[in-house]
Predicted 3D model of a 320-nucleotide RNA (Bacterial RNase P class A) from Psychroflexus planctonicus. The sequence was found by an Rfam model in a public genome assembly. The prediction has a mean pLDDT of 76.

RNA sequence: GCAGCAGACCGCCUUAUCGCCAUGCUUUUUAGUGUGGAGGAAAGUCCGGACACCAUAGCACGGCAUAGCGGGUAACGCCCGUCGGCUUAACUUUGGUUGAGUUAGGACAAGUGCAGCAGAAAGGAUGUACAGGUAAUGCUGUAGUGAAAUCAGGUAAACUCUAUGCGGUGAAAUACCAUGUAAACCAAGGUUUUAGGCUUGUGCGGUUGACUUGGAGGGUAGGUAGUUAGAGCAAGCAGGUAACUGCUUGACUAGAUAAAUGAUAAGGGUUUUGAUGAUUCAUCAAAAUACAGAAUCCGGCUUAUAGGUCUGCUUUUUUU
Numbered sequence: 001g002c003a004g005c006a007g008a009c010c011g012c013c014u015u016a017u018c019g020c021c022a023u024g025c026u027u028u029u030u031a032g033u034g035u036g037g038a039g040g041a042a043a044g045u046c047c048g049g050a051c052a053c054c055a056u057a058g059c060a061c062g063g064c065a066u067a068g069c070g071g072g073u074a075a076c077g078c079c080c081g082u083c084g085g086c087u088u089a090a091c092u093u094u095g096g097u098u099g100a101g102u103u104a105g106g107a108c109a110a111g112u113g114c115a116g117c118a119g120a121a122a123g124g125a126u127g128u129a130c131a132g133g134u135a136a137u138g139c140u141g142u143a144g145u146g147a148a149a150u151c152a153g154g155u156a157a158a159c160u161c162u163a164u165g166c167g168g169u170g171a172a173a174u175a176c177c178a179u180g181u182a183a184a185c186c187a188a189g190g191u192u193u194u195a196g197g198c199u200u201g202u203g204c205g206g207u208u209g210a211c212u213u214g215g216a217g218g219g220u221a222g223g224u225a226g227u228u229a230g231a232g233c234a235a236g237c238a239g240g241u242a243a244c245u246g247c248u249u250g251a252c253u254a255g256a257u258a259a260a261u262g263a264u265a266a267g268g269g270u271u272u273u274g275a276u277g278a279u280u281c282a283u284c285a286a287a288a289u290a291c292a293g294a295a296u297c298c299g300g301c302u303u304a305u306a307g308g309u310c311u312g313c314u315u316u317u318u319u320u
Base pairs, nucleotide, nucleotide: 001316003314004313005312006311007310008309009308010307012268013267014266015265016264017263018262020037021036022035023034024033025032026031039291043302044301046300047299048298049297050296051170052169053168054167058204059203060202061201063166064165065164066163067162068082069081070080071079072078083105084103085102086101087100088099089098090097091096106161107160111159112158113155114154128143129142130141131140132139174225175224176223177222185215186214187213188212189211196208197207198206199205233250234249235248236247237246238245239244269289270288271287272286273285274284275283276282277281
């Protein structure tokens, strides 16, 4: 230097004019001016939580999830390390060694299932061919078919079993304020002998409790909070194999509500192609410039992604 594998970061920039949202200041109002304004996945809604309510909230069953060992974390089905299995590359004294990738990694003597074709027969099924043996019987052996053949083995992201664990709903959660009406009418049932409501599903239990169901009809759907200072971010030091943890310092970086964060123009950056020169760069022209768009917030996983930079490991080549 080439190739392969793995990981991390960035992912268009500048100027001008006009426009939108939030916020500060000034201004009698109109307005003026400063600062800031969409991601690494904001996507999927698949997991785990914070928070709010049920609510003061238990037992059992059902249901769901996880699965070697140890550690991390608020927690996890996530992450790190290590052991094992499987795959693969190189080397090799052919015994093995080193590296990379992947793994839903407990139990098949608790039970029930599943396996085309072939084969006589596929789960206590059953006897084709040859041989041996018996009172008799696939009683015994070999062959044949097949991945597997005589109370065997395989399979559990097959049902299941074992161990461990798990309340539910979801910001349209919830809380408060204002306005307005018819808290009225009809029918049936009920009224402390507890119906009905709530408690994920079912039962018990708990709690609340006079209304419940149906019919016809009337009024309203407006505003505020939740709403962004945080299990957070950046830098440095220390500990640890690592995930990560601790300490110090610094900064404050969207908050919309039918949903703002944009449009135009010029120049530049990166990549590709072509031409010209020249020596790996320069000039000119053309084209492209990814995936994509906050909606309570956070930690993960999964998926999409033009291109650029960096790091580690393996093989090989060259130079010193």